Context: one part of a larger RNA
Molecule: small-subunit ribosomal RNA, 5' domain
Organism: uncultured bacterium
RNA sequence: GACGAACGCUGACGGCGUGCCUAAUACAUGCAAGUCGAGCGGAGUCAGUCUUCGGAUUGAAUUUAGCGGCGGACGGGUGAGUAACACGUAGGUAACCUGCCUAACAGACUGGGAUAACUACCGGAAACGGUAGCUAAGACCGGAUACGCCAACGAGGGGGCAUCUCCUUGUUGGGAAAAGCGGAGCAAUCUGCUGCUGAUAGAUGGACCUGCGGCGCAUUAGCUAGUUGGUGAGGUAGAGGCUCACCAAGGCGACGAUGCGUAGCCGACCUGAGAGGGUGAACGGCCACACUGGGACUGAGACACGGCCCAGACUCCUACGGGAGGCAGCAGUAGGGAAUCUUCGGCAAUGGACGAAAGUCUGACCGAGCAACGCCGCGUGAGUGAUGAAGGUUUUCGGAUCGUAAAACUCUGUUGCCAAGGAAGAAAACUUAGGCGAGUAACUGCGCUUAAGGUGACGGUACUUGAGAAGAAAGCCCCGGCUAACUACGUGCCAGCAGCCGCGGUAAUACGUAGGGGGCAAGCGUUGUCC
Numbered sequence: 001g002a003c004g005a006a007c008g009c010u011g012a013c014g015g016c017g018u019g020c021c022u023a024a025u026a027c028a029u030g031c032a033a034g035u036c037g038a039g040c041g042g043a044g045u046c047a048g049u050c051u052u053c054g055g056a057u058u059g060a061a062u063u064u065a066g067c068g069g070c071g072g073a074c075g076g077g078u079g080a081g082u083a084a085c086a087c088g089u090a091g092g093u094a095a096c097c098u099g100c101c102u103a104a105c106a107g108a109c110u111g112g113g114a115u116a117a118c119u120a121c122c123g124g125a126a127a128c129g130g131u132a133g134c135u136a137a138g139a140c141c142g143g144a145u146a147c148g149c150c151a152a153c154g155a156g157g158g159g160g161c162a163u164c165u166c167c168u169u170g171u172u173g174g175g176a177a178a179a180g181c182g183g184a185g186c187a188a189u190c191u192g193c194u195g196c197u198g199a200u201a202g203a204u205g206g207a208c209c210u211g212c213g214g215c216g217c218a219u220u221a222g223c224u225a226g227u228u229g230g231u232g233a234g235g236u237a238g239a240g241g242c243u244c245a246c247c248a249a250g251g252c253g254a255c256g257a258u259g260c261g262u263a264g265c266c267g268a269c270c271u272g273a274g275a276g277g278g279u280g281a282a283c284g285g286c287c288a289c290a291c292u293g294g295g296a297c298u299g300a301g302a303c304a305c306g307g308c309c310c311a312g313a314c315u316c317c318u319a320c321g322g323g324a325g326g327c328a329g330c331a332g333u334a335g336g337g338a339a340u341c342u343u344c345g346g347c348a349a350u351g352g353a354c355g356a357a358a359g360u361c362u363g364a365c366c367g368a369g370c371a372a373c374g375c376c377g378c379g380u381g382a383g384u385g386a387u388g389a390a391g392g393u394u395u396u397c398g399g400a401u402c403g404u405a406a407a408a409c410u411c412u413g414u415u416g417c418c419a420a421g422g423a424a425g426a427a428a429a430c431u432u433a434g435g436c437g438a439g440u441a442a443c444u445g446c447g448c449u450u451a452a453g454g455u456g457a458c459g460g461u462a463c464u465u466g467a468g469a470a471g472a473a474a475g476c477c478c479c480g481g482c483u484a485a486c487u488a489c490g491u492g493c494c495a496g497c498a499g500c501c502g503c504g505g506u507a508a509u510a511c512g513u514a515g516g517g518g519g520c521a522a523g524c525g526u527u528g529u530c531c
Base pairs, nucleotide, nucleotide: 001530002529003528005527006526007525008524009523013377014376015375016374017373018371019370020336025334026333027332029331030330031329034070035069036068039067040066042064043063044062045061046059047058048057049056050055077289078288079287087213088212089211090210091209092208093207096206097205101202102201103200105198106197107196109143110142111141112140118133119132120131121130122129123128149174150173151172152171153170154169155168156167157166158165159164179194180193181192182191183190184189215261216260217259222252223251224250227249228248229247230246231245232244233243234242264286265285266284267283268279269278270277271276291312292311293310294309295308314325315324316323317322342368344367345366346365350364351362352361353360354359381411382410383409384408391402392401393400394399415472418466419465420464421463425458430453431452432451433450434449435448436447437446475520476519477518478517479516480501481500482499486515487514488513489512490511496503497502
């Protein structure tokens, strides 16, 4: 000097930050991932119409359990494990994948059978099921078409150290699809928007490989059989002992293998003149984990925190047959600890998921609350004021000192309190009316644009103005030397102090108190850790 600090005394306000370093201990309660009715069939409500009063039917109305789509692989948390291509850095893949997005190309023809929901019956305490029947789709399954795509076999040309690879081309075989909401028209059909399929390129995100870099212990010296390499096969998006069969006997190591211990890595942060040393909180990048261990499924992407299955420990419910759960999400509780906050408001902004949109969801986020935990700012007044008042302390009894300090007079009004006014953060989306553009036979709609309407949790907050009033706002540590600052009394090697040297045994500037002084100041000291 620094700190995610703690402890003691003290404590006016504001801004910006920060806040379980310990038990990756256990968790009550609430919330944290949904959305789409413009994919689908039902069901309910409401309103209208009809009615034989049982009901039927209509709807730009409304709700949504189920099927279906997209998203739950992002965002948020933690640091247990990991000494490793985990991370950082420089390159590479002639060995790879990539939903949504962007650009340009081509296409969307024709059929089929189910199933949930629902109904009936049955089982169960519940969780949840079973049987039979019914129904739809952008769900599922065929057929057709497909130059481009994939595979096999050829031909020509180019490249590489190489197993090979790139370009052009031929033959054979294989592989797609889904519609929805509007508008015009008598209709056929045309048209706008959003989707669907195949294939290409890009972007983004990932996968893999190589060199180099950064801990301790040698009182750890040898380690290794899928081990090292080859051939072949399997597997993967893909190279590879990744796995397997066979063959060879290799591979690593004092330039520290192997083992043990410790540890997430980095940008950075602290310190230092630098070199270096220390750290890895907050913020940002990467990694790993999600009660413990294992496993796969779905999917563009997971071996998946708020998904599934199995085993285990623990907790809860039970009708004892069987079930349910996972805060290292945000709050919060218990426990541990020297020690670390509200079971708050809002989606107004930014961002995300879904949706054509309105919008819904969002403990991400934006805000407020608590804490002097830190940094910064500001105040607790300013000027004049000597009879140097009273009072305290001290005294050589003359005085000295607190001290212009106070009082008194004049002034100001930061901040706090009170009153009045009062933002920016809001851009939009969307609605209405108009204009332009491309396109169309034409309208609607689409894209751009103009005007009006239109949304604030914070919050009546920031800020501004005004009134009254010195009133409401100072402590802590130290005073022997290092080290700025001295006297009196008490005590008497006692009580005590102390970072080091050392003080105290009767005149203690070192203990305790007082007066005075010094330092810092809403803080000041102490302890701990690092330089």